The part of an RNA shown here (small-subunit ribosomal RNA, central domain) has 350 nucleotides and comes from a metagenome. Rfam family: Bacterial small subunit ribosomal RNA.
[in-house]
Context: one part of a larger RNA
RNA sequence: UUGGGCGUAAAGGGCGUGUAGGCGGUAUGUUAAGUCAUGUGUGAAAUCCCUCGGCUCAACCGGGGAACGACGCAUGAAACUGGCAAACUAGAGUACCAAAGAGGGUGGUGGAAUUCCCGGUGUAGCGGUGAAAUGCGUAGAUAUCGGGAGGAACACCUGUGGCGAAGGCGGCCACCUGGUUGGAUACUGACGCUGAGACGCAAAAGCGUGGGGAGCAAACAGGAUUAGAUACCCUGGUAGUCCACGCUGUAAACGAUGGGCACUAGGUGUCCGGGGUAUUGACCCCCUGGGUGCCGCAGCUAACGCAUUAAGUGCCCCGCCUGGGGAGUACGGUCGCAAGAUUAAAACUC
Numbered sequence: 001u002u003g004g005g006c007g008u009a010a011a012g013g014g015c016g017u018g019u020a021g022g023c024g025g026u027a028u029g030u031u032a033a034g035u036c037a038u039g040u041g042u043g044a045a046a047u048c049c050c051u052c053g054g055c056u057c058a059a060c061c062g063g064g065g066a067a068c069g070a071c072g073c074a075u076g077a078a079a080c081u082g083g084c085a086a087a088c089u090a091g092a093g094u095a096c097c098a099a100a101g102a103g104g105g106u107g108g109u110g111g112a113a114u115u116c117c118c119g120g121u122g123u124a125g126c127g128g129u130g131a132a133a134u135g136c137g138u139a140g141a142u143a144u145c146g147g148g149a150g151g152a153a154c155a156c157c158u159g160u161g162g163c164g165a166a167g168g169c170g171g172c173c174a175c176c177u178g179g180u181u182g183g184a185u186a187c188u189g190a191c192g193c194u195g196a197g198a199c200g201c202a203a204a205a206g207c208g209u210g211g212g213g214a215g216c217a218a219a220c221a222g223g224a225u226u227a228g229a230u231a232c233c234c235u236g237g238u239a240g241u242c243c244a245c246g247c248u249g250u251a252a253a254c255g256a257u258g259g260g261c262a263c264u265a266g267g268u269g270u271c272c273g274g275g276g277u278a279u280u281g282a283c284c285c286c287c288u289g290g291g292u293g294c295c296g297c298a299g300c301u302a303a304c305g306c307a308u309u310a311a312g313u314g315c316c317c318c319g320c321c322u323g324g325g326g327a328g329u330a331c332g333g334u335c336g337c338a339a340g341a342u343u344a345a346a347a348c349u350c
Stems, first nucleotide, its partner, number of pairs: 003322004007304002012318001014201004021194003025088002028085004033081002035077008049065006091191001092188004096183004103177007110154001115149007125136002162169002206247006215241002220236004258317006266295011299306002323350003332343004
């Protein structure tokens, strides 16, 4: 390689847009490249296989046959695949009406709380812990009242609630803007699916330049604990956390489950729609579409479990795995300011 696999044993790319490529709905005509049939030519000999024979047998050798999995040419078939032509509407999309939402960006704005500053009241403690101490406080702290400054985060609402491709998104208001769902019609007419490369997005930490800095807090300092304590606990505290712009490109980036389509019992909750029934306008009840949960049949699974949101049954496309260690390392390449990222072995060893 073939094969078999990828929720937890090795294995789904962090996520999207999309190039090449692969795959692709219904019906008609045509073509005959693939496909199929017939004929014909080639497919050297030896070898292999069958059969007959020669060395006393066999190995070995000789005769005949088959075969040589393949290819060329000619003629024919037209179901399927492909090409071409013209057509369809069930896929896909557009228009219209309606709906929900922490989807994204920018600007503004609000209250609570912490801290700090100023002033009033007030006096000896406060703080912290398992217990303490470091620390703060008679230069008036803690507590309490009034005023002010500044930064960050948005209690309740909050919900196996919602939105987003993922990362992720939560006070309120305005503006700009993406996606989704439902309904009834009209229109386009396969315009589709996937997607190697490529491009874009991408938590936290980290890096560069400039701002900002309340709280928290790596590093660091001190106090404890301890045999020791470079920790856990306490008092402090700088980067950082925040903003703008630029880099980095990783994660238990997880549903540890790639995307699309179709099919295959149900029950129950919840979110957003539509219709009916009912009543007069709240429901309840019934039907139905789209999400999100739980339970469960068949089936699947090594088991656990999954089960119309599949890990069931099938098809299409991509990614990935192939014993453990060495190692996601070395070397080389590419990228990066760096940190490092990415691609990715072997010796050796069990």